[in-house]
RNA sequence: AUGUUAUCACGAAAGGCAGAGGGAAUAGACCCGUUGAAGCCUUAGCAACCCUUUAACUUUAAAGAAGGUGCUAAAUUCUACUAGUUGAAUACUACUCAAUUGGACAGAUAACCU
Numbered sequence: 001a002u003g004u005u006a007u008c009a010c011g012a013a014a015g016g017c018a019g020a021g022g023g024a025a026u027a028g029a030c031c032c033g034u035u036g037a038a039g040c041c042u043u044a045g046c047a048a049c050c051c052u053u054u055a056a057c058u059u060u061a062a063a064g065a066a067g068g069u070g071c072u073a074a075a076u077u078c079u080a081c082u083a084g085u086u087g088a089a090u091a092c093u094a095c096u097c098a099a100u101u102g103g104a105c106a107g108a109u110a111a112c113c114u
Stems, first nucleotide, its partner, number of pairs: 001114001003112006013043005021032003026080004044072003049068002051064005076106001081103008
């Protein structure tokens, strides 16, 4: 780096350095930011993927948190593609627009394979 599987509306911040951007990319919206963004470091925390223990017995449940990751504004901040539903508009249908639900795509994280 490619791929497979699982999860993604829960949860959890202080300090130091730094100094203007940031919220993955494109576009739009909406936010965060000199009352200090990104990044780096320290400490703390959250969660429970790997992990540990126990029970069951082939895959599940409960408990735990030493270690490997991860994470600690907002749903993966929201929308974009597609299908349904509802509404607006219209004489009706289609198209269009708005709201909403599901799915896909993309992305993030973990474990594994090559």